A computed fold for a 102-nucleotide RNA from a Cyclobacteriaceae bacterium, annotated as SAM riboswitch aptamer (S box leader). The coordinates come from a structure-prediction model, not an experiment, and the mean pLDDT is 83. Taxonomically the source falls in Cyclobacteriaceae (Bacteria, Pseudomonadati, Cytophagia, Cytophagales).
């Protein structure tokens, strides 16, 4: 990379560095951004998928957080395609993540 299955309104920021665009892709809106963003590194810290451990006969469930990931603006930012509609909304794909699969 492919495919499957699950989640995606909640949650978590300081320091240094670098120097200008950045929020996945196409357009539109809107947001952040020289009071230095994104983005690298430290260090913190959030969640609880996977592993481990503890409650429970057993699965379910549920706790812990020491390890492998993730992740720390604003729902995946929001809109787009279907279906409702005065409007709020439901689907669905698309994107991440995570376990497994060829």
């Nucleotide at each position: 990379a492919u495919u499957u299955u699950a989640u995606a309104a909640a949650g978590a920021a300081g320091a240094g560095g670098c120097g200008a665009g950045a929020g996945a892709u196409u357009a539109g809106g809107c947001u952040c951004u020289a009071u230095g963003a994104c983005c690298c590194u430290c260090u913190g810290g959030c969640a609880a998928c996977c592993c481990a451990c503890u409650c429970c006969a057993a699965a379910a469930g549920a706790g812990u957080a020491a390890g492998g990931u993730g992740c720390c603006a604003a729902u995946u930012c929001c809109u787009a395609c279907c279906c409702a509609u005065u409007g709020c909304g439901g689907g669905a794909a698309c994107u991440a993540u995570a376990a497994a699969u060829u």